SAM riboswitch aptamer (S box leader) from a Cytophagaceae bacterium, 116 nucleotides, folded computationally. Its Rfam family is "SAM riboswitch aptamer (S box leader)". Its family is annotated with regulation of gene expression in the Gene Ontology. It was read from a public genome assembly, where an Rfam model found it.
Parts: sequence; C1' cells; structure tokens
RNA sequence: GAAUUAUAAAGAAGAAGGGAGAGACUAGGCUCAUUGAUCUUCUGGCAACCCGUCAAAAUUUGACCCCGGUGCUAAUUCCUACCCCAGGCGUUUGUCUGUUUAGGGAAAUAUAAAGC
Repeated sequence: GAAUUAUAAAGAAGAAGGGAGAGACUAGGCUCAUUGAUCUUCUGGCAACCCGUCAAAAUUUGACCCCGGUGCUAAUUCCUACCCCAGGCGUUUGUCUGUUUAGGGAAAUAUAAAGC
C1' cells in the first nucleotide's frame, strides 16, 4: 500500500510540554479553542479485536480480563452530500421540479485480525 472478514448510537481523564488553529479529504452546517484546543509524552481509565484462563457447546457461544499485543479515552465515524422510501412546506390545472424532517442502504473513513 491493496485485498478479505468483523465492528463503529454504549464506555473511559489528570499532569507535563507546546502556542494556533482544530474536528480525515472537498463543500456546507455545527461544535471545540489563549479559562491554552488539535498535537506529543507520562500516568490512569474504558473496551474486549487478538492472546490467555474457564464453561458450555460443536469450531461456535458465553464469562473473566489479573499478566501480554493493539485500539480508544468531546459531540453517532459530530451532522449532511449518492441511492431508496415516508411525511411536511412552497409552486402548479396536474405531473415534473424545489426545499425540509424521519427511517433504511451504499460509498468513504477509522480500528482489529491473519497473511501478502
């Protein structure tokens, strides 16, 4: 870096450094930020993907998670964008179209696993 599978409405903060923008990319919205954010390090914590232990069961499920490998620790992956469907509003003779709200799906992104 590409592909595969699984998950993404829950959960979890203090200190030190640093000093201006940050929340993946583009656009819009919204939010965070000199009462110091984003970020880095340390410590703690959350979680249960892998490992481990135990139990059931039949190769999967559940429990624990004290030690080990990752991960995560503002806001649903902060929300929307593409498709489907239902409703509201506006317009129209009607259809189409416009706008908006809820639901579902896809894509993208992130993380894990075992290899390449």